Predicted 3D model of a 103-nucleotide RNA (TPP riboswitch aptamer (THI element)) from Nisaea sp. The sequence was found by an Rfam model in a public genome assembly. The prediction has a mean pLDDT of 75.

RNA sequence: AAAGUGAUGCUGGGGUGUUCCGGAGACCGAUCCGGAACUGAGAGGAUACCCAUCGAACCUGAUCCGGGUCAUGCCGGCGCAGGGAGACGUCACCGGAUCCGUA
Numbered sequence: 001a002a003a004g005u006g007a008u009g010c011u012g013g014g015g016u017g018u019u020c021c022g023g024a025g026a027c028c029g030a031u032c033c034g035g036a037a038c039u040g041a042g043a044g045g046a047u048a049c050c051c052a053u054c055g056a057a058c059c060u061g062a063u064c065c066g067g068g069u070c071a072u073g074c075c076g077g078c079g080c081a082g083g084g085a086g087a088c089g090u091c092a093c094c095g096g097a098u099c100c101g102u103a
Stems, first nucleotide, its partner, number of pairs: 004093006010086001011052004016046001017038008058083003064077004
């Protein structure tokens, strides 16, 4: 030095649900707006949060299966299943190839 670890810049990828209340909607319903509660990193699409091949961020399977809840991917399975966005820069740590000098 390479490789590795961490941080960060840029670039890129991703999700945004469930329930209740009020209003609008001639009534019901669909739909829209506002408020509140639940889980979570993120649920007002904020440019915040998460993730970027060492890839469970996220999607498909899925109107799936088991458990639980007021309800919901809420929890677990599915999952050494299939896909999925960096050949980037910088700094620090670590490391000690190679080169030079001295003994």